[in-house]
Context: one part of a larger RNA
Molecule: small-subunit ribosomal RNA, 5' domain
Organism: uncultured bacterium
RNA sequence: AUUGAACACUGGCUCCCCGCUUAACGCAUGCUAAUCAAACCAUGAAAUCCAGCUUGCUAGACGGAUAAUUGCCGAACACGUGACUAAUGCUUAAGAAUCUGCCUAUAAUUGGGGGAUAACGUAGGGAAACUUACCCUAAUACCGCACACUACCUACCGGUGAAAGGCGGCUUUUAGCUCUCGCUGAUAAAUGAACCUAAUCCCCAUUAUCUACCUGGUGGGGUAAAGGCCUACCCUUGCAACGAUCUGUAUCUGGAUCUGAGAGGAUGAUCAGCCACUCUGCUACUGACACAACGUCCACACUCCUACCGCGAGCAGCACUGACGAAUAUUGUGACAACGGCCGAAAGCCUGAUCCACCCAUGCCACGUGUGUGACUAAAGACUUUUGGUUGUAAAGCACUAUAUGUGGGGAGGAAACGCUUAUGGUUAAUACCCAUAAGCUCUGACAUUACUCGUACAAUACCCCCCCGCUAACUCUGAGCCACCACCCUCCGUAAUACCUACGGUGCCAGAGUGCAUC
Numbered sequence: 001a002u003u004g005a006a007c008a009c010u011g012g013c014u015c016c017c018c019g020c021u022u023a024a025c026g027c028a029u030g031c032u033a034a035u036c037a038a039a040c041c042a043u044g045a046a047a048u049c050c051a052g053c054u055u056g057c058u059a060g061a062c063g064g065a066u067a068a069u070u071g072c073c074g075a076a077c078a079c080g081u082g083a084c085u086a087a088u089g090c091u092u093a094a095g096a097a098u099c100u101g102c103c104u105a106u107a108a109u110u111g112g113g114g115g116a117u118a119a120c121g122u123a124g125g126g127a128a129a130c131u132u133a134c135c136c137u138a139a140u141a142c143c144g145c146a147c148a149c150u151a152c153c154u155a156c157c158g159g160u161g162a163a164a165g166g167c168g169g170c171u172u173u174u175a176g177c178u179c180u181c182g183c184u185g186a187u188a189a190a191u192g193a194a195c196c197u198a199a200u201c202c203c204c205a206u207u208a209u210c211u212a213c214c215u216g217g218u219g220g221g222g223u224a225a226a227g228g229c230c231u232a233c234c235c236u237u238g239c240a241a242c243g244a245u246c247u248g249u250a251u252c253u254g255g256a257u258c259u260g261a262g263a264g265g266a267u268g269a270u271c272a273g274c275c276a277c278u279c280u281g282c283u284a285c286u287g288a289c290a291c292a293a294c295g296u297c298c299a300c301a302c303u304c305c306u307a308c309c310g311c312g313a314g315c316a317g318c319a320c321u322g323a324c325g326a327a328u329a330u331u332g333u334g335a336c337a338a339c340g341g342c343c344g345a346a347a348g349c350c351u352g353a354u355c356c357a358c359c360c361a362u363g364c365c366a367c368g369u370g371u372g373u374g375a376c377u378a379a380a381g382a383c384u385u386u387u388g389g390u391u392g393u394a395a396a397g398c399a400c401u402a403u404a405u406g407u408g409g410g411g412a413g414g415a416a417a418c419g420c421u422u423a424u425g426g427u428u429a430a431u432a433c434c435c436a437u438a439a440g441c442u443c444u445g446a447c448a449u450u451a452c453u454c455g456u457a458c459a460a461u462a463c464c465c466c467c468c469c470g471c472u473a474a475c476u477c478u479g480a481g482c483c484a485c486c487a488c489c490c491u492c493c494g495u496a497a498u499a500c501c502u503a504c505g506g507u508g509c510c511a512g513a514g515u516g517c518a519u520c
Stems, first nucleotide, its partner, number of pairs: 001519002006515002009512001012367001016363001019359001025322002029319003036071001039070001048061002051058003080277003089201001091199003095195001098193002104188003108184001110182001111145001113143002121134005151160003165181002168178004202248001210238001216234006252273003256267004280299002303312001305310001330357001332356001334355002340351002343348001370400004380391002383388001404461001406456005414447001419441008465508001467506002470489001476503001479500001
């Protein structure tokens, strides 16, 4: 000098940050991943129109609120933690044998068929969790056929492999034209991901040898892909005092943090990048991507419910709670207004990501607690050579001001979009629909009693802590008497202590100031 700090004392305010460093210990409760009806079978509210009459009912049309199931996409992101890991890791550099949903670009295709199934319904089982049988039905769900290329395989003859439709507009309405969003195969690009190589990365030799798929080769298998990755056979290599192997400890890194003149040293909270993990251990499924924190199977431990047959859960997400500990915040009747993400044609919906607010002197920065005048140098205190000097212009008094706080008004910016209307252009058979651009209009703010600013009231509401022998800025008196204490170090105290306990006075710092641990 510094800290994610803590403790006892003290405490006015603003902005911006930080906030379980310990038990990767256990978790009550609520919330954190949904969305799409313009994929589909169903359900069919309001409003509107129309007919009847009994005048507020009935029937019909239109309409599409609601939302379970099937289906698509997402849920592999985001968020959290640092247990493991000394190299399957990080950082830097280089590389070849790979995959890549959504997005972008290019040129093509989108023909014709089929059989099921959930929901619903019927009948059951079970305490519950949940579940069984039968029947009906749809699709952008599922399966064949046809055709297909710059796709794939090939012994070069040949062979293999696709698709799905939906909304809107028009018409001559069993159908056709068109627009747009999709679907299919292919080629590129981008993005993301997997893999390989080299170098660097803590301590211990009171750890010296380690290795049997272990090193290498051939054939085969496997993978998106190279490879002992796996397997059969053959061979016996390979690493190591330039420290192998074993043990211990530990996430790694940064234009990150602290310190230092620098070189360096230490750290690895917040922020940013990677890795690993999601009660513990294992397993695969789905999928473009997982061996998957709020998915599956099995097992262990713990725990919940039970009618004792059986069954449920996993906060190292946000809050909260118990426990541990010197020690760390709200179970926010805040918001999706912005930014970002998922779904959707869009409106929109969801979002404890995020943005805000709350608590906290944890840190940094700024402001204030008045200003001027005022001498019988008041009283009082403590000191005194008893004369006085000192606290001290300090107070009081007089005059003034109004920052912060209080109170009453005004009031930006964070808002751009979306939507509606009009115009122009594109598309088209079309002036329709749709798309693009421009102008005008309307509308959206959690924070928020916002920032800022104007007025207004009262000197009113606002200073403590450590220290005063030397180091080290700051001295005297009383008390106690090697006692009681103080003290980083040297040391102090045994009757004149500037060193203990008080007091007056003083120094330092200041909303803080001391203390011990740790780092330079």